[in-house]
């Protein structure tokens, strides 16, 4: 070089196939309250995400197109 998969809250993942109360959802972590002699656990709330960048289609885009960066794998190359 060609080819596939994939990038979403501090982490780890769903959603994308078929646009449509998604100003984004769950689980750890985190914070407060509850409970407990304390702590962990449990329960209840609550922070927290430009949905890798840009541009495009539409009334409406993580979601569909076009470029592009990054990572993985897989094949080519290798004097």
């Nucleotide at each position: 070089g060609c080819g596939g998969c994939g990038g979403u809250c501090g982490u780890c993942c769903a959603g994308c196939c078929u646009g449509g109360u998604c100003u984004a959802g769950g689980a750890c972590c985190c914070g407060a309250g509850u409970c407990u002699c304390c702590c962990a656990a449990g329960c209840u709330c609550g922070u927290g995400a430009u949905c890798c960048c840009g541009g495009g289609u539409u009334c409406a885009a993580a979601u569909c197109c076009c470029g592009g960066c990054c990572g993985c794998c897989g094949c080519a190359c290798c004097a």
Transfer RNA from Candidatus Culexarchaeum nevadense, 79 nucleotides, folded computationally. Its Rfam family is "tRNA". Its family is annotated with triplet codon-amino acid adaptor activity in the Gene Ontology. NCBI's taxonomy places the organism under Archaea, Thermoproteati, Candidatus Culexarchaeia, Candidatus Culexarchaeaceae, Candidatus Culexarchaeum. The prediction has a mean pLDDT of 80.